Source information: Transfer RNA from Butyrivibrio hungatei, 76 nucleotides, folded computationally. RNAcentral holds the sequence, with entries from ENA. Lineage of the source: Bacteria > Bacillota > Clostridia > Lachnospiraceae > Butyrivibrio.
[in-house]
RNA sequence: GCUGGAAUAGCGCAGUUGGUAGCGCAACUGAUUCGUAAUCAGUAGGUCGAGGGUUCAAGUCCCUUUUCCAGCUCUA
Numbered sequence: 001g002c003u004g005g006a007a008u009a010g011c012g013c014a015g016u017u018g019g020u021a022g023c024g025c026a027a028c029u030g031a032u033u034c035g036u037a038a039u040c041a042g043u044a045g046g047u048c049g050a051g052g053g054u055u056c057a058a059g060u061c062c063c064u065u066u067u068c069c070a071g072c073u074c075u076a
Stems, first nucleotide, its partner, number of pairs: 001072007010025004019056001027043005049065005
């Protein structure tokens, strides 16, 4: 340099044919307990890496770009 993949909640990951983004763990509140843990119920937490485009509508499609991973190639 080229090709492919990944980036979504604090962490690990889903997200179907484009139709207002979820699960588990963690956190917080309550119940239970003499108390803690466990268990049960609930709550909060996201401009979907960044910028732009298409569309009535984009996590999803297109372009550019950043970081990481893998492969290929060239060179000191």